[in-house]
Context: one part of a larger RNA
């Protein structure tokens, strides 16, 4: 000198765009944040004089909650990075051949009995589905004499037909596994490893593969630094630098890990699953003491720790997600909006003229210099205030704006509403008087300061930034 997710002091007009718990991965009160589909389905209800339509809906049953958001505890490790493989999986989507023929037993709701304080049940009888079951049937697997095992569902229309189901092959987008190299400190860490390293049969998984397991062999790594120990998510990137490089990884992107501590499997195409289970633990809570309920590292918000970090805000208008044939529903993702000079850029706080060089302030060699064209005083103009009036785009036919009566424009007012901060001994641009008197202080290094101090203080002037201006921590 630059830089920052900063913070502190003094000071503070305005607009645009960005950031915003860097520290307790501490606890968490409240509300919302993942639902949907009646065009799978039996059924209940409202409404209606009654039929027919219509609306909602607790069950079943499909899909989706494996996405999108959050945080950085843990990982020094195939975790990420860059480059390569070869033994795999893939709902939804896309393309291509096929197919959907006959049949049956349930089991929730509802009805009735019942346990419980409550969460939440139990018994018993009745029902239907795109829920489950048999069989048939395949240009498909296996295998080679025969043979064995395995699939579907239908809704909606008046039809056309659409929208859904079953096989197979293939694609694209996903993802799992495997290599090569790279990826912080310590040797005051030198040995270390027993499923370990390899092989055979078994098993297991999509898949390879000590992944498991039974025998067998004694391998494997290590000073080219293993082990062990501290420390860290890693990248694009960002900062400094002429570069070489160092330092960091907030915000945005991509990748991984975690969802109260630990474990553990179930569904599913995908999880060993932030708002799903099941145990176990340590906290809160409710309780009839017998038992239950719960996890804000979502978004607002509490409270604590801190030097320190916002609203218990509006909308589904727009991009996009799930579900739906569609209307639609649902979206603290997202869009906006509020707080905060946190950071960047811009704009303002007027301007032209105006000597009798006005008054006060300081200075003096008393002549006078200086503030200082600066004020006043004329003229002008109105970014910006203020108040009125009009008032968008963002929304591809139509109809939908949260932001917003917001950006913008037009017309009135009226210089009106708008500067500070830190510096002046050298470095390093700016100087004199009072006070003080090695004291009271200053201070980034030199250093000032003991009676005339350009270095303390306080005035005047001046200088350097400027809605900031200095200091502090920190990287280059």
């Nucleotide at each position: 000198g630059g830089a920052c997710g900063a913070a502190u002091g003094c000071u503070g007009g305005c607009g645009g765009c960005a950031u915003g718990c860097u520290u307790a991965a501490c606890a968490c009160a409240u509300g919302c944040a993942a639902g949907u589909c009646a065009g799978a389905c039996a059924g209940g209800a409202a409404g209606u004089g009654g039929u027919g339509u219509u609306u909602c809906c607790a069950g079943u049953g499909g899909u989706g909650g494996a996405c999108g958001g959050g945080u950085g505890a843990g990982u020094a490790a195939c975790g990420u990075g860059u480059a390569a493989g070869a033994a795999c999986c893939u709902a939804c989507c896309c393309u291509u051949g096929g197919g959907a023929a006959g049949g049956g037993a349930a089991c929730a709701a509802c009805a009735g009995c019942u346990g419980g304080a409550a969460a939440c049940g139990g018994c018993u009888a009745c029902u239907a589905a795109u829920a489950c079951c048999c069989c048939a049937u395949a240009g498909g697997c296996u295998g080679a004499g025969g043979a064995g095992a395995a699939a579907a569902a239908g809704g909606a229309g008046g039809a056309a037909u659409c929208c859904a189901c079953c096989c197979a092959a293939g694609g694209a987008g996903g993802g799992g596994c495997u290599c090569a190299c790279g990826u912080c400190u310590g040797a005051u860490u030198a040995g270390u490893u027993a499923g370990u390293u390899g092989g055979u049969g078994a098993g297991g998984c999509a898949a390879u593969g000590g992944c498991u397991u039974a025998c067998c062999a004694a391998g494997g790594u290590g000073a080219c630094g293993a082990u062990c120990a501290g420390u860290a998510g890693c990248u694009g990137g960002u900062c400094c630098g002429a570069g070489a490089g160092a330092a960091u990884g907030a915000u945005c992107a991509g990748c991984c890990a975690c969802a109260c501590u630990g474990g553990g499997a179930c569904u599913g195409a995908g999880a060993c699953a932030c708002a799903g289970c099941c145990c176990a633990g340590a906290c809160u809570c409710c309780u009839a003491c017998g038992g239950g309920a719960g996890g804000c590292a979502g978004c607002a918000g509490u409270g604590g720790g801190g030097a320190a970090u916002u609203u218990u805000c509006c909308g589904c208008a727009a991009u996009g997600g799930g579900c739906g044939a569609a209307a639609g529903c649902c979206u603290g993702a997202u869009g906006g909006a509020g707080c905060a000079a946190u950071g960047c850029c811009g704009c303002g706080u007027g301007a032209a003229g105006g000597c009798a060089g006005a008054a006060u302030g300081c200075c003096c060699a008393c002549g006078g210099g200086u503030c200082a064209u600066g004020a006043a005083c004329u003229u002008c103009u109105u970014u910006u205030c203020u108040c009125a009036g009009a008032g968008a785009a963002g929304a591809a036919a139509a109809a939908u704006g949260a932001c917003a009566g917001u950006a913008u424009c037009u017309g009135a007012g009226g210089a009106a509403u708008a500067a500070u901060c830190a510096u002046c001994g050298g470095c390093u641009a700016a100087c004199u008087c009072u006070g003080u008197g090695c004291c009271a202080g200053u201070a980034g290094c030199c250093g000032c300061a003991g009676u005339a101090a350009g270095a303390c203080a306080g005035a005047g002037g001046a200088u350097g930034c400027a809605a900031g201006c200095a200091u502090u921590a920190u990287c280059c």